[in-house]
Context: one part of a larger RNA
RNA sequence: AGUGAACGCUGGCGGCGUGCCUAACACAUGCAAGUCGAACGAGAAACGAUUCGGGUAACCGAAUGCAGUCUAAGUGGCGCACGGGUGAGUAAUAGAUGGCUAAUGUCCCCUAUGGACGGGAAUAACAGUUGGAAACGACCGCUAAUACCCGAUACUCCGUCUCUUUGAAAUAGGAGAUGGGAAAUGUUUUUUCGCCACAGGAUCAGGUCAUCUCCUAUCAGCUUGUUGGUGAGGUAAAGGCUCACCAAGGCUAUGACGGGUAGCUGGUUUGAGAGAAUGAUCAGCCACACUGGAACUGAGACACGGUCCAGACUCCUACGGGAGGCAGCAGUGGGGAAUUUUGCGCAAUGGGGGAAACCCUGACGCAGCAACGCCGCGUGGAGGAUGACGCAUUUCGGUGUGUAAACUCCUUUUCUACAAGAAGAAAUUGACGGUAUUGUAGGAAUAAGCACCGGCUAACUCCGUGCCAGCAGCCGCGGUAAUACGGGGGGUGCAAGCGUUACUC
Numbered sequence: 001a002g003u004g005a006a007c008g009c010u011g012g013c014g015g016c017g018u019g020c021c022u023a024a025c026a027c028a029u030g031c032a033a034g035u036c037g038a039a040c041g042a043g044a045a046a047c048g049a050u051u052c053g054g055g056u057a058a059c060c061g062a063a064u065g066c067a068g069u070c071u072a073a074g075u076g077g078c079g080c081a082c083g084g085g086u087g088a089g090u091a092a093u094a095g096a097u098g099g100c101u102a103a104u105g106u107c108c109c110c111u112a113u114g115g116a117c118g119g120g121a122a123u124a125a126c127a128g129u130u131g132g133a134a135a136c137g138a139c140c141g142c143u144a145a146u147a148c149c150c151g152a153u154a155c156u157c158c159g160u161c162u163c164u165u166u167g168a169a170a171u172a173g174g175a176g177a178u179g180g181g182a183a184a185u186g187u188u189u190u191u192u193c194g195c196c197a198c199a200g201g202a203u204c205a206g207g208u209c210a211u212c213u214c215c216u217a218u219c220a221g222c223u224u225g226u227u228g229g230u231g232a233g234g235u236a237a238a239g240g241c242u243c244a245c246c247a248a249g250g251c252u253a254u255g256a257c258g259g260g261u262a263g264c265u266g267g268u269u270u271g272a273g274a275g276a277a278u279g280a281u282c283a284g285c286c287a288c289a290c291u292g293g294a295a296c297u298g299a300g301a302c303a304c305g306g307u308c309c310a311g312a313c314u315c316c317u318a319c320g321g322g323a324g325g326c327a328g329c330a331g332u333g334g335g336g337a338a339u340u341u342u343g344c345g346c347a348a349u350g351g352g353g354g355a356a357a358c359c360c361u362g363a364c365g366c367a368g369c370a371a372c373g374c375c376g377c378g379u380g381g382a383g384g385a386u387g388a389c390g391c392a393u394u395u396c397g398g399u400g401u402g403u404a405a406a407c408u409c410c411u412u413u414u415c416u417a418c419a420a421g422a423a424g425a426a427a428u429u430g431a432c433g434g435u436a437u438u439g440u441a442g443g444a445a446u447a448a449g450c451a452c453c454g455g456c457u458a459a460c461u462c463c464g465u466g467c468c469a470g471c472a473g474c475c476g477c478g479g480u481a482a483u484a485c486g487g488g489g490g491g492u493g494c495a496a497g498c499g500u501u502a503c504u505c
Base pairs, nucleotide, nucleotide: 001504002503003502005501006500007499008498009497012377013376014375015374016373017372018370019369020335025333026332027331029330030329031328034078035077036076039075040074042071043070044069047068048066049064050063051062052061053060054059085288086287087286094213095212096211097210098209099208100207101206104205105204109201110200111199113197114196115195117151118150119149120148126141128139129138130137131136157180158179159178160177161176162175163174164173165172186193214260215259216258221251222250223249226248227247228246229245230244231243232242233241263285264284265283266282267278268277269276270275290311291310292309293308294307313324314323315322316321341367343366344365345364349363350361351360352359353358380410381409382408383407390401391400392399393398415442416441417440418439419438420437424432449494450493451492452491453490454475455474456473460489461488462487463486464485470477471476
């Protein structure tokens, strides 16, 4: 000098930030991922409409799927791989920086070219029967699609073969032959929006190489898919990535292998710097989602609020069987020196879906709590005595507190009351919020503490105590005149804080 701090005493306001560092301990409750009826069959819970009844009326009740509006449940599409959390693991399957990918993929988006022909079979919803306490099923029958399937066509696409070009190298480019491969003419009142193939771009991602990245030798040898080759499989993709066979290699005192610790970085703190320590908030990357394992779907996951299996734990049960995963936002218990509200809103910014209206969004924007931090402001200003009272001290003369108070005049930052009242939104739309701010009125009114005073180190006396009680960062103080203990007076330093403790430089 610093802190995500804690503790003690004290505490007026505002702005901006920050707030489980410990048990990756267990979690009640609510919310945190939906949306599209302009893909589809279907439906009527709500609104509207129409009809009927009641009622003075507002309105209430009933009926009707109605070319309105809408939609629970279902099929289908897109999203759910983002956003949000945490740091357990990880010392290199990670991160940082710089290359390479002639070894790769890429939904949505942009640009360009061309296309979308002809058919088919189902299935949920629904209806019926039925099992089960429930969770959830079983059988039978009907039906639709931008769901699914078949055929046609397709230069550039994919496979094989031939020729050829560039190049160090062909797994690259070009020409030809041959085989293979697509679609939803769907939706909308119109405009639209969509579908398929291919090429290019953008974005994002995968892979790989080099350098760097803590302690330990009281860890010295380690390794058999191990190191390399041939062939095959696998992948979007090179590769022992996997497998068969062959060879016997590969790493290591420039620290292999083992053990311990740890997410990495931009940064942060300190320091003149070199460096040291650190990795909260914010940003980038990685890893994880009760513990372990696995794949499915998909452009993308081996998937926090998906599936399956095993395990531990909790809950329900009709004992046959089932359900769950806060390291999302709040919140609870526990642990701890210690860390907040079961708040408001989608108004803004951003994200998902939708043609749009709009819906969803504990991301986010705000508010609440906490002196936890930084910054700013205030707790009044001027005058006022050879100097009140009180208190302390005294050599009893006085001295200090001290212009301090009282008193006089003034001001109103703050405060209180009333009134007005934004920007943030370009148009409808403002949670914050009647907030910020402004005006008027009132009245010094509402507001000072904490530590220290032997030296280091700014600041001294009186009383009490008597090696006791106690103090103490170091030196040290205290055994009857203690500037060092306790109290009073006085002083010094900081100030809505001041000290102590812990940690870092």
RNAcentral holds the full RNA, with entries from ENA, Greengenes and SILVA. A computed fold for a 505-nucleotide part of an RNA from an uncultured Campylobacterota bacterium, annotated as small-subunit ribosomal RNA, 5' domain. Its mean pLDDT, the model's own confidence on a scale to 100, is 83. It matches the Rfam family "Bacterial small subunit ribosomal RNA".